Model confidence (mean pLDDT): 81 of 100. c-di-GMP-I-GGC riboswitch aptamer from a Fidelibacterota bacterium, 74 nucleotides, folded computationally.
RNA sequence: UCUGAAAAGGGUAAACCUAUCGGAAGGUAGGGUCACAAAGUCGCGGGUCCAAACGGACAGCCGGACUGCCAGAG
Numbered sequence: 001u002c003u004g005a006a007a008a009g010g011g012u013a014a015a016c017c018u019a020u021c022g023g024a025a026g027g028u029a030g031g032g033u034c035a036c037a038a039a040g041u042c043g044c045g046g047g048u049c050c051a052a053a054c055g056g057a058c059a060g061c062c063g064g065a066c067u068g069c070c071a072g073a074g
Stems, first nucleotide, its partner, number of pairs: 001073004011036002016031006034060001040066003044063003047058004
């Protein structure tokens, strides 16, 4: 630097349930375990959702930036 077929050590945790915060989308914590090699971080571009509006939410929708574990190959 490239790759993620297999193995190992570890990691995250959809749906759903409970509690709680929020007007809502949704967030947080516990249980749970569909999946994930960035399902780590950042709303920067697009997208979607909430909202009368101001404004907000989603990083497990796509792209971008930054960082990173293990193994294999060079």
Annotation:
NCBI's taxonomy places the organism under Bacteria, Pseudomonadati, Fidelibacterota. The sequence was found by an Rfam model in a public genome assembly.